[in-house]
RNA sequence: GCGGGUGUAGUUCAGCGGUAGAACGACGCGUUCCCAACGCGUAGGUCGUCGGUUCGAUCCCGUCCACCCGCU
Numbered sequence: 001g002c003g004g005g006u007g008u009a010g011u012u013c014a015g016c017g018g019u020a021g022a023a024c025g026a027c028g029c030g031u032u033c034c035c036a037a038c039g040c041g042u043a044g045g046u047c048g049u050c051g052g053u054u055c056g057a058u059c060c061c062g063u064c065c066a067c068c069c070g071c072u
Base pairs, nucleotide, nucleotide: 001071002070003069004068005067006066007065010024011023012022013021018055026042027041028040029039030038048064050062051061052060
């Protein structure tokens, strides 16, 4: 230099155009003499950036950034 992949909650990941979710973690409550475990609940997201397409974009297209893989 060229090609490809990934980027969504604190972490690991779903979500193939129509209100962003799960598990674990955090916090609160219940249960217990206490802890753990268990049950219930709460908070937490400008969906990597900037643009385009569309009535509507996490999703499609382009660009840039970060990380990973391959080629030279």
A computed fold for a 72-nucleotide RNA from a Phycisphaerales bacterium, annotated as transfer RNA. The coordinates come from a structure-prediction model, not an experiment, and the mean pLDDT is 83. It matches the Rfam family "tRNA". Rfam classes the family as a transfer RNA. About the family: Transfer RNA (tRNA) molecules are approximately 80 nucleotides in length. Its family is annotated with triplet codon-amino acid adaptor activity in the Gene Ontology.